[in-house]
RNA sequence: GGGGUAGUGGUCUAGCUUGGUAUGAUCCGUGGUUCGGGACCACGUGACCGUCGGUUCAAAUCCGACCUACCCCA
Numbered sequence: 001g002g003g004g005u006a007g008u009g010g011u012c013u014a015g016c017u018u019g020g021u022a023u024g025a026u027c028c029g030u031g032g033u034u035c036g037g038g039a040c041c042a043c044g045u046g047a048c049c050g051u052c053g054g055u056u057c058a059a060a061u062c063c064g065a066c067c068u069a070c071c072c073c074a
Base pairs, nucleotide, nucleotide: 001073002072003071004070005069006068007067010026011025012024020057028044029043030042031041032040050066051065052064053063054062
């Protein structure tokens, strides 16, 4: 220098192909159960979807450029 993959709550992850209120687990908070702890159960808080633009009534999703990490070729 060329090519490929990935980037989504604090952490991990589904959703992207086929655009329409972003899924689950864990952590955290509250309550229940227990003498208490642990474990279990219920509810709740939390995501500018890497950045900047474009298309569209509507974008995590489609398009372009760029950033970061990893891999391959030279």
Background:
This is a predicted structure of a 74-nucleotide RNA (transfer RNA) from a Thermoplasmatota archaeon. It was read from a public genome assembly. The prediction has a mean pLDDT of 82. Taxonomically the source falls in Thermoplasmatota (Archaea, Methanobacteriati). Its Rfam family is "tRNA". About the family: Transfer RNA (tRNA) molecules are approximately 80 nucleotides in length.